[in-house]
RNA sequence: CGAGCCCACCGGGCGGCCGCGGUCGAGAGAUCGAGGAAAGUCCGGACUCCAAAGGGCAGGGUGCUGGAUAACUUCCAGGCGGGGCGACCCGACGGAAAGUGCAGCAGAGAGAAGACCGCCGAUGGCCCAAUCGGGCACAGGCAAGGGUGAAACGGUGGUGUAAGAGACCACCAGCAUCACGGGUGACCGUGGUGGCUGGCAAACCCCACUCGGAGCAAGGCCAAGCAGGGACGCCGGUGGCCCGCCGAUCAAGUCCCGGGUAGGCCGCAAGAGCGCGGCGGCAACGCCACGCCCAGAUGGAUGGCCGUCCUAGACAGAAUCCGGCUUACAGGUGGGCUCGCACA
Numbered sequence: 001c002g003a004g005c006c007c008a009c010c011g012g013g014c015g016g017c018c019g020c021g022g023u024c025g026a027g028a029g030a031u032c033g034a035g036g037a038a039a040g041u042c043c044g045g046a047c048u049c050c051a052a053a054g055g056g057c058a059g060g061g062u063g064c065u066g067g068a069u070a071a072c073u074u075c076c077a078g079g080c081g082g083g084g085c086g087a088c089c090c091g092a093c094g095g096a097a098a099g100u101g102c103a104g105c106a107g108a109g110a111g112a113a114g115a116c117c118g119c120c121g122a123u124g125g126c127c128c129a130a131u132c133g134g135g136c137a138c139a140g141g142c143a144a145g146g147g148u149g150a151a152a153c154g155g156u157g158g159u160g161u162a163a164g165a166g167a168c169c170a171c172c173a174g175c176a177u178c179a180c181g182g183g184u185g186a187c188c189g190u191g192g193u194g195g196c197u198g199g200c201a202a203a204c205c206c207c208a209c210u211c212g213g214a215g216c217a218a219g220g221c222c223a224a225g226c227a228g229g230g231a232c233g234c235c236g237g238u239g240g241c242c243c244g245c246c247g248a249u250c251a252a253g254u255c256c257c258g259g260g261u262a263g264g265c266c267g268c269a270a271g272a273g274c275g276c277g278g279c280g281g282c283a284a285c286g287c288c289a290c291g292c293c294c295a296g297a298u299g300g301a302u303g304g305c306c307g308u309c310c311u312a313g314a315c316a317g318a319a320u321c322c323g324g325c326u327u328a329c330a331g332g333u334g335g336g337c338u339c340g341c342a343c344a
Base pairs, nucleotide, nucleotide: 001340002339003338004337005336006335007334008333009332010331012309013308014307015306016305017304018303020033021032022031023030024029035315039326040325042324043323044322045321046320047215048214049213050212054243055242056241057240059211060210061209062208063207064078065077066076067075068074079093080091081090082089083088094206095205099204100203101200102199116146117145118142119141120140123139124138125136126135127134128133154172155171156170157169158168159167173197175194176193177192178191179190180189181188182187219266220265221264222263228257229256230255231254232253235247236246237245273292274291275290277288278287279286280285310313
């Protein structure tokens, strides 16, 4: 210099004028006022109500190991597998030796398979021949070679044979199992033994763990207003079913029709909060000290104009709150690292 990888961050600044919402104030006015994703609503929790949230079945979710956390399908560290020269990236990553099942097209055959081409034809058969022997490829044998396919029942070399074949042997890969060593563990290394060994479980299924339901229009309080009628009638909470539990036991309850209201307050902004520093930990994170208060609407605020500077400003906007994931994003900053080339 070029090409890349990872992490963290910013995402117009300043000034003036005019507006909008919250709080304080008698008033003038003061002060605060979107995001890294406020988004998708995909996970997890807090909170609220269902009396409590107990057992079983069904159903859902998750799925290497250790840790972090309020919790997680998240995060960190590691193992294994795959990709990359590398920095590094990706992985629903338990079980296919419990069972059932699946594999389009092509192909003879798709899983104790299969003779299409092919090889053999030792043995039996037929033909030639005096014999030795030769021929045919009828019976039959063969998975070595070709061909099809994503995949054809371990690979290479040898022995063997009529031709062949884990039929046998050596080495190698894989699996199971045993022993020893290392590691908290996933797992790794070495050696022995064994039979000879395809894939798919985000197919059913099996195993382990886990999950009660509804959601801030939750839910509570105040005010205003109204007109009752009918059905069911022992069960209701119970929201898939059963058990259990609790409540009720003859007026509660449920449903339908009709009538009334369309207001206010709380929940609702001090929190698993933010900043800075220290300590522990590889890290996620935890602990301690100090400092700070940082939107709270309900027709729902956060905008507009002007000036100036620069590299000329993207995606987008709260609605109970928090932790994640995913997706969108013009442009820019910082740090660490890798590969290549050149020069000293």